[in-house]
This record gives sequence, structure tokens and C1' cells, in this order.
RNA sequence: CAGAGUAGGGCCAGCGCGUUAAGUGCCGACGGAUGGGAGUCGCCGUUGGACGAAGGGGCCAAGCCCCGCGUUGCUGAACCCGCAUCCGCUG
Repeated sequence: CAGAGUAGGGCCAGCGCGUUAAGUGCCGACGGAUGGGAGUCGCCGUUGGACGAAGGGGCCAAGCCCCGCGUUGCUGAACCCGCAUCCGCUG
């Protein structure tokens, strides 16, 4: 000097959840993760608050099944995207 590498995001697939409203997203507080240290921004967890939805069909029915809906949960491959500083890794 160059490269690799992270959390994470997008797409796809599978299995689920809710639709009798949790979840997601938004705001505040606290905490946590990174190969090691600190930081910003993101990410994750806990908690409080505000706001808030697309349901429908079949079966005699409990209930089950099917089709939808939700900026819904988890997992997985490839591809794409992927802050910056010091150290570390490769050349």
C1' cells in the first nucleotide's frame, strides 16, 4: 500500500404466529454484542408511552382446511449491499 473479514439489510425458499391484535414500526430510559479496545451510526435485549390493521370461503358443528392480509417470527444457500479509528490476519 492492497486485500480479506463483522453486526446488519435486500431477494428466494421452508416451517410458524397473529388476524378475538400479539407482532412490526415510532418516541424515551437502561443494558448488551463486534477477533481485541474505544467511538458514531446502525443492530439486539428489557422496560414505559403514544398510535394502529383485511379479512373471507368450505364443512352440521367443536374445530379443521383453503385463499388472503401483516413494512409478522425463526432457520437456510447463493448473489448483491454493508461506517470509521488503532491493533490483529493475508500478500
Predicted 3D model of a 91-nucleotide RNA (THF (Tetrahydrofolate) riboswitch aptamer) from uncultured Oscillibacter sp.
Its mean pLDDT, the model's own confidence on a scale to 100, is 76.